Annotation: Model confidence (mean pLDDT): 90 of 100. A computed fold for a 349-nucleotide part of an RNA from an uncultured bacterium, annotated as small-subunit ribosomal RNA, central domain.
Context: one part of a larger RNA
């Protein structure tokens, strides 16, 4: 290199735009670079390989071919590929009109419930636990009513629902704004796939500066438990949690399954739409798009998986190659730092 893989054994980059590069639909005509075929020169001898010959044979000599799978120049061929032109519409996008949605950001308003603050009521516990104490209360606690502050979160609806590329999104209202799906048509005409680098997005924790602070709570206190108990329970409690801006860039960022595209059996929920008809039915068929369960053919070591493929097939890409050492060192970017990210080796089994 060729060849084998990637749900669960190593092993799909967190996702997503994209540069370069791969890799592309259909016509007709050119060209002939790839590609095929001639023919010349040339591809040293030797060596290998065939036929022959010389040494009694062979090893070894040695004479012919043949071979050098190549290169160049010419002369041809035109089905694919490439490149120029030309046309097309099926991919792929534009419009026009519906439709679903916790897609995204801004602003304001809401109620319930905890805390806390001020009144009123009332009197001795309250609160916690397996039992306790610690705390909290006669300076009036807990219960209960009224009023205030305040910040977070949005019960029921809610779903095996739905929406987004992934992280992830859920009280209402408005504003701004993406991105899908369907139904006729009309427009552009391959304007596409992937995508090394690069760019952007990225949950939770952690950063920085400033603001906020009810619950909750790392760290710490204390009380319990215990042989101890730096825990698990229990009283408290700080950073955080929120908001703003600005970093971080990770993760069981999973469906542990890259991205797009074609084929290949059904059957039964949910969902968003559209058509139709014995029409108006607990609606029925039929069909586009999502999502659940099961199941054929395959496929897999098995478990499974099975039109949302992990079956069958193309097209990019990214990764794997024994366990530790180690995702670690050094060394480079990055980062304020905590670290990330690229990634050895000796030595070991």
């Nucleotide at each position: 290199c060729u060849g084998g893989g990637c749900g669960u054994a190593a092993a799909g980059c967190g996702c997503a735009c994209g540069u370069a590069g791969g890799u592309g639909g259909c016509u007709u005509g050119g060209u002939a670079a790839g590609u095929c075929g001639g023919a010349u020169g040339u591809g040293a001898a030797a060596u290998c390989c065939c036929c022959g010959g010389g040494c009694u044979c062979a090893a070894c000599c040695u004479g012919g071919g043949a071979a050098u799978u190549g290169c160049a120049u010419u002369c041809g061929a035109u089905a694919c590929u490439g490149c120029c032109a030309u046309a097309c519409u099926a991919g792929a996008g534009u419009c026009u009109a519906g439709c679903a949605g916790a897609g995204g950001g801004a602003u304001g308003c809401g109620g319930a419930a905890u805390u806390c603050c001020g009144g009123g009521u009332g009197u001795a516990g309250c609160g916690g636990u397996g039992a306790a104490a610690u705390g909290c209360g006669u300076a009036g606690a807990g219960a209960u009513c009224c009023g205030g502050a305040g910040g977070a979160a949005c019960a029921u609806c809610a779903g095996u629902g739905g929406c987004g590329a992934a992280g992830g999104c859920g009280g209402c209202a408005u504003c701004c704004u993406g991105g899908g799906c369907u139904a006729a048509g009309a427009c552009u005409g391959a304007c596409a796939c992937u995508g090394a680098g690069g760019c952007g997005c990225g949950a939770a924790a952690g950063u920085g500066u400033g603001g906020g602070g009810a619950g909750c709570a790392a760290a710490c206190a204390g009380g319990a438990u215990u042989a101890g108990a730096u825990a698990c329970c229990c009283u408290g409690g700080u950073a955080g949690u929120c908001c703003a801006c600005a970093c971080c860039g990770u993760a069981a960022a999973c469906g542990a399954u890259g991205u797009u595209c074609a084929c290949u059996a059904g059957c039964c929920g949910c969902u968003g739409g559209g058509a139709c008809c014995u029409u108006g039915g607990u609606u029925g068929u039929c069909u586009c798009g999502g999502u659940a369960g099961c199941g054929u053919a395959g496929c897999u070591a098995a478990c499974g998986c099975g039109u949302u493929a992990a079956g069958u097939g193309a097209a990019c890409c990214g990764c794997c190659u024994g366990g530790g050492g180690a995702g670690u060192a050094c060394g480079g970017c990055c980062g304020c730092a905590a670290g990330g990210u690229u990634a050895a080796a000796a030595c070991u089994c």